[in-house]
RNA sequence: CUCAUCAAGAGCGGUGGAGGGAAUGGCCCAGUGAAGCCGCAGCAACCAUUGCAGAUUAACCUCUGUAAAACGGUGCUAAGUCCUGCAGCACUCAGCUGCAAGAUGAG
Repeated sequence: CUCAUCAAGAGCGGUGGAGGGAAUGGCCCAGUGAAGCCGCAGCAACCAUUGCAGAUUAACCUCUGUAAAACGGUGCUAAGUCCUGCAGCACUCAGCUGCAAGAUGAG
């Protein structure tokens, strides 16, 4: 940089000591112990794996769809990505759609 997904799901212990939730503004979490680190457990199913179907091929390879499983590579385990910004629609308020920003994975 490109593509896909983001309303679901899943926490205890040890260590550590005052911060944390990306950024702004809010609103929250935190000495009944924050971040970080370690151990164990769990969630999920992106990659990888396996089956089936289709496309392509002389055949393989490859690609697409779908299903399974969860040993492997990641990720995740307060609150919708906690809410937010811009545009459009609706409007008493709430709200809806798209984009931006961010996160994760694959390339």